Predicted 3D model of a 111-nucleotide RNA (FMN riboswitch aptamer (RFN element)) from a mouse gut metagenome.
């Protein structure tokens, strides 16, 4: 360099109501690379917006503290917090349905 494959999880139980997996109580989930093991650090991807015109360029892009051990941890241990695109819906969605049998950071392998 070419090709192949892989490449996102989650409302159980209860309350109110005509109606809610959307509200309330409680529960559950955590893409990729880096780094002492990370949803909250640094960087990337996805969604969205603009330009372009199908390759890409630019923009936007959530949330963590305290204590302990240690050479080293905002990553481990303990405690208490916090966050989650767009469109849809008899009722407001991180968890349902849809774009999506899509796209993709990247990982593994073959030559």
């Nucleotide at each position: 360099g070419u090709c192949u494959u892989u490449g996102g999880g989650g409302c159980a139980g209860g309350g109110u109501g005509a109606a809610a997996u959307u509200c309330c109580c409680u529960a559950c989930c955590g893409a990729u690379g880096g780094u002492a093991u990370a949803g909250u650090c640094c960087a990337u991807g996805a969604c969205c917006c603009g330009c372009a015109g199908u390759u890409g360029c630019g923009g936007c892009u959530g949330a963590g503290c305290c204590g302990g051990c240690g050479a080293a941890a905002u990553u481990c241990c303990g405690g208490c917090a916090c966050c989650g695109a767009c469109g849809g819906u008899u009722a407001u969605a991180g968890u349902c349905c849809g774009g999506a049998u899509g796209g993709g950071a990247a990982a593994a392998g073959a030559c």
Model confidence (mean pLDDT): 86 of 100.